[in-house]
Context: one part of a larger RNA
RNA sequence: GGACGAACGCUGGCGGCGUGCUUAACACAUGCAAGUCGAGCGGUAAGGCUCCUUCGGGAGUACACGAGCGGCGAACGGGUGAGUAACACGUGAGCAAUCUGCCCUUUACACUGGAAUAACCCCGGGAAACCGGGGCUAAUACCGGAUACGACUUCUCGCGGCAUCACGAGAAGUGGAAAGCUCCGGCGGUGAAGGAUGAGCUCGCGGCCUAUCAGCUUGUUGGUGGGGUAAUGGCCCACCAAGGCGACGACGGGUAGCCGGCCUGAGAGGGUGACCGGCCACACUGGGACUGAGACACGGCCCAGACUCCUACGGGAGGCAGCAGUGGGGAAUAUUGGACAAUGGGCGAAAGCCUGAUCCAGCAACGCCGCGUGAGGGAUGACGGCCUUCGGGUUGUAAACCUCUUUCAGCAGGGACGAAGCGAAAGUGACGGUACCUGCAAAAGAAGCACCGGCCAACUACGUGCCAGCAGCCGCGGUAAUACGUAGGGUGCAAGCGUUGUCC
Numbered sequence: 001g002g003a004c005g006a007a008c009g010c011u012g013g014c015g016g017c018g019u020g021c022u023u024a025a026c027a028c029a030u031g032c033a034a035g036u037c038g039a040g041c042g043g044u045a046a047g048g049c050u051c052c053u054u055c056g057g058g059a060g061u062a063c064a065c066g067a068g069c070g071g072c073g074a075a076c077g078g079g080u081g082a083g084u085a086a087c088a089c090g091u092g093a094g095c096a097a098u099c100u101g102c103c104c105u106u107u108a109c110a111c112u113g114g115a116a117u118a119a120c121c122c123c124g125g126g127a128a129a130c131c132g133g134g135g136c137u138a139a140u141a142c143c144g145g146a147u148a149c150g151a152c153u154u155c156u157c158g159c160g161g162c163a164u165c166a167c168g169a170g171a172a173g174u175g176g177a178a179a180g181c182u183c184c185g186g187c188g189g190u191g192a193a194g195g196a197u198g199a200g201c202u203c204g205c206g207g208c209c210u211a212u213c214a215g216c217u218u219g220u221u222g223g224u225g226g227g228g229u230a231a232u233g234g235c236c237c238a239c240c241a242a243g244g245c246g247a248c249g250a251c252g253g254g255u256a257g258c259c260g261g262c263c264u265g266a267g268a269g270g271g272u273g274a275c276c277g278g279c280c281a282c283a284c285u286g287g288g289a290c291u292g293a294g295a296c297a298c299g300g301c302c303c304a305g306a307c308u309c310c311u312a313c314g315g316g317a318g319g320c321a322g323c324a325g326u327g328g329g330g331a332a333u334a335u336u337g338g339a340c341a342a343u344g345g346g347c348g349a350a351a352g353c354c355u356g357a358u359c360c361a362g363c364a365a366c367g368c369c370g371c372g373u374g375a376g377g378g379a380u381g382a383c384g385g386c387c388u389u390c391g392g393g394u395u396g397u398a399a400a401c402c403u404c405u406u407u408c409a410g411c412a413g414g415g416a417c418g419a420a421g422c423g424a425a426a427g428u429g430a431c432g433g434u435a436c437c438u439g440c441a442a443a444a445g446a447a448g449c450a451c452c453g454g455c456c457a458a459c460u461a462c463g464u465g466c467c468a469g470c471a472g473c474c475g476c477g478g479u480a481a482u483a484c485g486u487a488g489g490g491u492g493c494a495a496g497c498g499u500u501g502u503c504c
Base pairs, nucleotide, nucleotide: 001504002503003502004501006500007499008498009497010496013371014370015369016368017367018366019364020363021329026327027326028325030324031323032322035072036071037070040069041068043065044064047063048061049060050059051058052057079282080281081280089206090205091204092203093202094201095200098199099198103195104194105193106192107191108190109189111145112144113143114142120135121134122133123132124131125130151174152173153172154171155170156169157168158167160165180187181186208254209253210252215245216244217243220242221241222240223239224238225237226236227235257279258278259277260276261272262271263270264269284305285304286303287302288301307318308317309316310315335361337360338359339358343357344355345354346353347352374404375403376402377401384395385394386393387392408445410440411439412438413437414436418431421428422427448493449492450491451490452489453474454473455472459488460487461486462485463484469476470475
């Protein structure tokens, strides 16, 4: 000098764009953050409409739809950085050792039966959470049979590969699919092959400190056989062998999410990993599996633990490192806001519903950028202040005064783009009566902070008297202090200026 997610002191006009718990991965009141589909199903709690009515209500319709069965989603999106020195990450390869819902392409099919169960009704238990028994019923829920390319096992042939082997053709055997709905437009279902996307696994290389850590290791290292997985593998198991790693730093300890990037620097390098993007890990702490294409699952389940809450004491409920918000910690970090209008996501044929993702608004000079606080004229160089050698000098064209302008703020009138889309049409914007445009009035409402001994740009007076104090270093202060305090003047920055902290 530059930089910052900053804080502190003094000060503070406006706008745009960003950014905002770095500390306690501390504990959390309250609300919201993941639903949707009636064009899968039985139905009808509420509402609408129609009819009847003894005015209590009843029936119908399916406009619609609570709860339920079923499907898809809930594994995304959002948060955090605790753990992790590791194939976690980055980069480059490999999988002939793999899976992939929805989507796309191609192809073949969808035949025929059955048994239940929730909702509902009845009964019962419980304070509650909720649970049990009996009876009825449906499906794109569940289960048989048929058919089938492919699959698996065995055999034969061809061809290819670094190898275990892969690929193609043929034969035999084994067991294996499906679902309907419809507004008749369509939307779906099953098998197979390929694609795309996503994921899993393996390897080379790379990136912290410590030797006041020197030896470490028994599933350890390898083999055979098996189990398990989508899949390789000591991943797991039985048996066998005795190996494997290490001064090119094993093992241990400390610290730490990694990267694209960001800061600095001429570069090499050093530091760093807030915001944004990619990957990973975690979801009160520890463990476990279930469902599923995908989880060992933040707003799912089970067990244990700590904590909090309810209780009729028998038993139950909970998990903000989602968005707001509260307490606490701290030098320190915001609203219990609006809208789904746009973008994106889930479901749906669609209308649409949901979406604290997102888009906006609010708060904060926290940062960057822009603008303003007026412009021109104006000397008897006014008054006042300060200094003075008492002549004057300086503040100073500064003010007053004259002429002019009106950005920003204020008031009034007009007033968007973002709308593509969706809808038969009417219509549909949170931001927002915002931006912007026009008009009005008046210089009218808008300057501070640090410094002035040298480094370092800017000097005098008074007060103080090694006191009070200053200070980054050198050093100032003990009676004329340009170094302390105040004033005048000056210098530098400017809606900021200084200080502190950290990095280069």
Molecule: small-subunit ribosomal RNA, 5' domain
Organism: soil metagenome